A computed fold for a 1515-nucleotide RNA from an uncultured bacterium, annotated as small-subunit ribosomal RNA. The sequence is in RNAcentral, with records from ENA, Greengenes and SILVA. Its mean pLDDT, the model's own confidence on a scale to 100, is 84.

RNA sequence: AGAGUUUGAUCCUGGCUCAGAACGAACGCUAGCGGCGUGCUUAACACAUGCAAGUCGAACGAGAAACGGACCUUCGGGUCCUAAGUAAAGUGGCGCACGGGUGAGUAACACGUGGGUAACGUACCCUUGGGUGAGGAAUAACGGGCCGAAAGGCUCGCUAAUACCGCAUAAGACCACAACCUCUGCGGAGGUAGAGGUCAAAGGGAGCUGUCUUCGGACAGUUCUCGCCUGAGGAUCGGCCCGCGGUCCAUUAGCUAGUUGGUGGGGUAAUGGCCUACCAAGGCGACGAUGGAUAGCUGGUCUUAGAGGACGAUCAGCCACACUGGAACUGAAACACGGUCCAGACUCCUACGGGAGGCAGCAGUGGGGAAUAUUGCGCAAUGGGCGAAAGCCUGACGCAGCAACGCCGCGUGUGUGAAGAAGGCCUUCGGGUUGUAAAGCACUGUCAAGAGGGAAGAAUGACCGAUGAUGAAUCGGUAGUGACGGUACCUCUAAAGGAAGCACCGGCUAACUCCGUGCCAGCAGCCGCGGUAAUACGGAGGGUGCUAGCGUUGUUCGGAAUUACUGGGCGUAAAGCGCGUGUAGGCGGGUUCGCAAGUCUGAUGUGAAAGCCCGGGGCUCAACCUCGGAAGUGCAUUGGAAACUGCGAACCUUGAGUACUGGAGGGGAAAGUGGAAUUCCGAGUGUAGAGGUGAAAUUCGUAGAUAUUCGGAGGAACACCAGUGGCGAAGGCGACUUUCUGGACAGAUACUGACGCUGAGACGCGAAAGCGUGGGGAGCAAACAGGAUUAGAUACCCUGGUAGUCCACGCAGUAAACGAUGGAUACUAGAUGUAGCGGGUAACCACCCCUGCUGUGUCGAAGCUAACGCGAUAAGUAUCCCGCCUGGGGAGUACGGCCGCAAGGCUAAAACUCAAAGGAAUUGACGGGGGCCCGCACAAGCGGUGGAGUAUGUGGUUUAAUUCGAUGCAACGCGAAGAACCUUACCUAAAUUUGAUAUCCUGGAAAUUUUCUAGAAAUAGAGAAGUGCUCGCAAGAGAAUCCAGUGACGGGUGCUGCAUGGCUGUCGUCAGCUCGUGUCGUGAGAUGUUGGGUUAAGUCCCGCAACGAGCGCAACCCCUGUCCUUAGUUGCCAUCAUUAAGUUGGGCACUCUAAGGAGACUGCCGGUGUCAAACCGGAGGAAGGUGGGGAUGACGUCAAGUCCUCAUGGCCCUUAUGUUUAGGGCUACACACGUACUACAAUGGCAAUUACAAACCGUUGCGAACUCGCGAGAGGAAGCUAAUCGGAAAAAAAUUGCCCCAGUUCAGAUUGCAGUCUGCAACUCGACUGCAUGAAGGUGGAAUCGCUAGUAAUCGCAGAUCAGAAUGCUGCGGUGAAUACGUUCCCGGGCCUUGUACACACCGCCCGUCACACCAUGGGAGUUGUUUGGACCUAAAGUCGAUGUGCCAACCCGCAAGGGAGGUAGUCGCCUAGGGUCUGGGUAGCGACUGGGGUGAAGUCGUAACAAGGUAACC
Repeated sequence: AGAGUUUGAUCCUGGCUCAGAACGAACGCUAGCGGCGUGCUUAACACAUGCAAGUCGAACGAGAAACGGACCUUCGGGUCCUAAGUAAAGUGGCGCACGGGUGAGUAACACGUGGGUAACGUACCCUUGGGUGAGGAAUAACGGGCCGAAAGGCUCGCUAAUACCGCAUAAGACCACAACCUCUGCGGAGGUAGAGGUCAAAGGGAGCUGUCUUCGGACAGUUCUCGCCUGAGGAUCGGCCCGCGGUCCAUUAGCUAGUUGGUGGGGUAAUGGCCUACCAAGGCGACGAUGGAUAGCUGGUCUUAGAGGACGAUCAGCCACACUGGAACUGAAACACGGUCCAGACUCCUACGGGAGGCAGCAGUGGGGAAUAUUGCGCAAUGGGCGAAAGCCUGACGCAGCAACGCCGCGUGUGUGAAGAAGGCCUUCGGGUUGUAAAGCACUGUCAAGAGGGAAGAAUGACCGAUGAUGAAUCGGUAGUGACGGUACCUCUAAAGGAAGCACCGGCUAACUCCGUGCCAGCAGCCGCGGUAAUACGGAGGGUGCUAGCGUUGUUCGGAAUUACUGGGCGUAAAGCGCGUGUAGGCGGGUUCGCAAGUCUGAUGUGAAAGCCCGGGGCUCAACCUCGGAAGUGCAUUGGAAACUGCGAACCUUGAGUACUGGAGGGGAAAGUGGAAUUCCGAGUGUAGAGGUGAAAUUCGUAGAUAUUCGGAGGAACACCAGUGGCGAAGGCGACUUUCUGGACAGAUACUGACGCUGAGACGCGAAAGCGUGGGGAGCAAACAGGAUUAGAUACCCUGGUAGUCCACGCAGUAAACGAUGGAUACUAGAUGUAGCGGGUAACCACCCCUGCUGUGUCGAAGCUAACGCGAUAAGUAUCCCGCCUGGGGAGUACGGCCGCAAGGCUAAAACUCAAAGGAAUUGACGGGGGCCCGCACAAGCGGUGGAGUAUGUGGUUUAAUUCGAUGCAACGCGAAGAACCUUACCUAAAUUUGAUAUCCUGGAAAUUUUCUAGAAAUAGAGAAGUGCUCGCAAGAGAAUCCAGUGACGGGUGCUGCAUGGCUGUCGUCAGCUCGUGUCGUGAGAUGUUGGGUUAAGUCCCGCAACGAGCGCAACCCCUGUCCUUAGUUGCCAUCAUUAAGUUGGGCACUCUAAGGAGACUGCCGGUGUCAAACCGGAGGAAGGUGGGGAUGACGUCAAGUCCUCAUGGCCCUUAUGUUUAGGGCUACACACGUACUACAAUGGCAAUUACAAACCGUUGCGAACUCGCGAGAGGAAGCUAAUCGGAAAAAAAUUGCCCCAGUUCAGAUUGCAGUCUGCAACUCGACUGCAUGAAGGUGGAAUCGCUAGUAAUCGCAGAUCAGAAUGCUGCGGUGAAUACGUUCCCGGGCCUUGUACACACCGCCCGUCACACCAUGGGAGUUGUUUGGACCUAAAGUCGAUGUGCCAACCCGCAAGGGAGGUAGUCGCCUAGGGUCUGGGUAGCGACUGGGGUGAAGUCGUAACAAGGUAACC
């Protein structure tokens, strides 16, 4: 620091996802040790049990028992001493408000920060002044009685105090009065002195002395000490108040009656509506009140470059709470976690009458949950409470236990070791890898184990001593005090021994192979893998990463500049309000002076500690701990500066405005006027149609239409002018005249003096359609009707036609209201139009020319932009203000609110779902887009196919099998140039297993030839003959062949042509397809290759940011057409001779043969053309513009065809899917299609006769003559290895004759009989012959094919295959036409251009309803909960107030009785938790039914959109 993912590719926008760090975590697999931390995030759910707050006898009264000892005893026991002034309980004091827990509530002065308190308090502690006198009356404990199950209570009686109550004293405080001084915020505060009133206290302990004594002690004095009372000061801790700061929702916009303020009173430690009575009517709020939701706040923690964002566990500060709600009491402090009272819910006890309880203390239990520990030890340390102290208490705390929950550290060994062992895995079979890894050898000893030693943490305190004042404090010594713990640590022993896993390996992202599986099983963070060769699933081997852990999940920040303060955008990607006026607000021209709020600078205080950072130190290191420093960007106070902003004052004119003059204009409103046209009405002429369309029909018309002429009526709109011309803020505005009226512009002066810009809300305007009321209604025209079209046609087209369109007055408030571009200001090259107003020059106006301002266009520099494009009318460079955006869909929808008569508008979500959606540009492809141009593409012609019969192939069906493949063109007389057996792959049956064949090994035998038996054959069995070659002295060995055996193998027409090679088809013999360098573009790409001509051609020429080149085209090759040369046998024959015959002699001139050459190149002429390429015409020529034909097939496309030609990866079979044999099948047959043959006849058929080819083939062959047969053929054998012989007859044609339009003398299918040939064999299943039979068929519907010249058509000949078997195929020649105006249309193709939402590329893409399934959601009669208002009723406890006739010790009066003062039970009242009734609001769940939405496999119906998408699309 980035990466993946939208596309065929590109750039951009934009979302999603990943890599990082972190965690109080959880889950999976795994696990050796230690240190330090951390551990209910959920149910503030309920809790058994134990413990968590007591202490003081030096405040007080009272005061046991057991054990033990002594004595007595009736032997049951009793008394005394000790235990012991102890335990337990009580009065009293202090503590219990700390410590510990939790985060429910709380959006608040709760918290943070900084201030204030002149508006306050503070027990214990410290300093200091003074005092502590003298009395009184009770009461608990206890004892007696009583009630109760218990908890507990009542009553009588006794008693003490540092408990309680008067009195005295009064420095001081307080209250009221009044004087002076100082300060002041003017309210007051402080100080000084004066006089009046009120208000305190408690004693305990120790020592000494004295007196008394029951010898226990008591009393008095004195000293010390601990207390007590009252002041002042301090410290500490609190209360209250204020400024500022930190969440969301405006789909919460208005809230508020104690409300805001005042006065009097009350209350508090204290201010205050805190409370109360009265008075006033205020107070808060867009700078967000009120309401709702959520939430303890902070130091900090995590992340981050930072700014930020998220969080608020542990530790620390503050707050709040303690079963829920309310209340007060006590106290210095509480409205009190382990206190009280009341109410409620729950749990427990109960004798049913009544009681008890509160773990959000530590452990622990249940429950909830993905999930969070021991009912441990100890007060040794630290801290706290009480105490004079010893000490007691302390689940605070210190420790231990459990948990890899986290961080940190250590180990699981080290060195050597190549035969690169074995095994595993892979393999191209050579090897590679695991891998120095192991083994082996040599070492070491951390941890764990065992044994031994063994801390620090300890100092207080006690006692002794020193010092000091015999005190406190300090110092020294003595004996002792440790939960952890025999722990840390150290030493020794033995031993490599006990100690490695987890995830990943397609890309992102480090790491690859094999096997299994076969869109299955599964994976997946995103993209995506898996349909038989998966580096993506599962396993294995190997590798990569981390390591006592590793992964997964969840969450936070980051990456994300993806909310943009730092640091984004808005023409087309999401995004400028439809437009204006203007409020608040924000921002604002020049000069001078002042102030100092902002700003800048200095100082002071604060910013707790911990943490982070830096520097030291301590645990062996580290984590951790500790010390010091820095930082803490903040707040407050204060001193200073005055540039900028602000504020105040004064001035200025350039911004803005006003006045004057002038012209332009469809600017607005109202009233009036006009002509053309449509329609209607009346009249005339006139007659059969008119109208309408692609074509028609509905419609109108003989009742007179259309057409035409005249007249009239009525409504609406204003041709030409008219123009990217004008005006207006926008919507919008178009005949003419008048009236009223707004704005802009130009010119020249004068005036005001910043008066300005923008503008949330607000207000106004606002096309069309629409709504209301009333008019109007010619034309047009939703709806509607009819006619067409169509598969349908609720459309497009036609005929009609109502709202509406028009007017008036209201409403509505939206548009693709667009320049898809908010407003204002300033600046930044030009060129060229146009509108308005000026200026200059000129010769008079002035058209022209130069120039200024304002508007409106085009092009364009710089710059900007993703690109397209924008470019002084900015989308450039800047400033100010407003509005708006944050992935697509859901959705501009639901709900709520506001507006509206309604339609609807404005505001505006979520669940859910997808990994994209999108912009611009590029290359293609496509278009029922355009332009240009080709092709038997159409047209013009000729002949066919489609109808018949047959042949052949295919589909289908059938079958034991009908083997397999080929399937639009480009499968279908195709593979197959030839299935009776074979072929043959199929079926049935039989047989065989190293095999029918190859290589290697072992044993035997030469090989080989041959007979018989069984069988359908394969095969099996039994015989016979036979003995070779090379080497070697021999034994023997070797080679070839055969038999037997063993396993390696062999074999497979088994699968995959979508794993492949090769070959082939097709577009297409179409003219295209590319590259190098350069240039342009961010890039994909473009350019070149486009353009102007031309060509069959990217053929050539010209031009050009291109210049060149390659594969294609053409040419080179073959055949053919003319000529020449050479050569003449088997060919030929002009001349000579000869024959039946080129038969023979002769000849090589000719033909021909087959070698080599010549020839044609737009070369020549004329014209056209750009002085070109080229085209047209002509000459010459056998041939003329490629002469004709062939071979030749660019880059590529179709996963085209072929694994059954061959080759080949992988998979499969191996007594079978191999091999062999016999028979059958591939030849089936209701049917459908393709391709052919033969016909339907007279341009013909039949018969006879007579001609003329080319090419090819032949020794396993062609086979002559001749003979036989009606014939197929048979016999026969000459000749020929072929220019020699043979096949071989060419046929159509020609000549002559017959047939006479008929199912025929056409046609020949089918069938019968008889034959021939091939072959081992013609039954299934061959061809041919003869005789007989004589079917359909009379030129073929829709549709469709071939062909442009030696072509079509027609005629025959040959060959391959082949034993035999062509109507097929491949060749050959004979005869031999017609037509092409032309490119509108059909099909295919090429180039350019255009549109595109296509790229699997139009056989594309894609929309909506319906049906089905699932999901979330709105409405919904209602229903259930929860929450919160209002009104009223009731009202516990309790404070306060009133009363208090009942009751009362202290004080007063009184001898007493009694009274008084004061208090109190009770009662009443106010308030009030809770409860109840009624009535509202919010919110959540459920809900028959219902609405749309989303997602789903190939469902149904149509075809809306994308191309002119077939009616341009869209709002």